[in-house]
RNA sequence: CGGCGCGUAGCUCAAUGGAUAGAGCGCCGCACUACGGAUGCGGAGGUUGAAGGUUCGAGUCCUUCCGUGCCGA
Numbered sequence: 001c002g003g004c005g006c007g008u009a010g011c012u013c014a015a016u017g018g019a020u021a022g023a024g025c026g027c028c029g030c031a032c033u034a035c036g037g038a039u040g041c042g043g044a045g046g047u048u049g050a051a052g053g054u055u056c057g058a059g060u061c062c063u064u065c066c067g068u069g070c071c072g073a
Base pairs, nucleotide, nucleotide: 001072002071003070004069005068006067007066010025011024012023013022018056027043028042029041030040031039049065050064051063052062053061
């Protein structure tokens, strides 16, 4: 320098262009317990990497950039 892929909650990951972006783990509270753990119930937590574009509607499609991984030179 060229090609391909990935970026969504603290972590690991879902989400056919269409309902309020969800799950597990973790975190907080309550119940239970002598205390904890386990278990049950409830809750908080998101600029979907950034900026534009297409569309009635974008996490999803297109462009550029940033970060990261692999391959080639």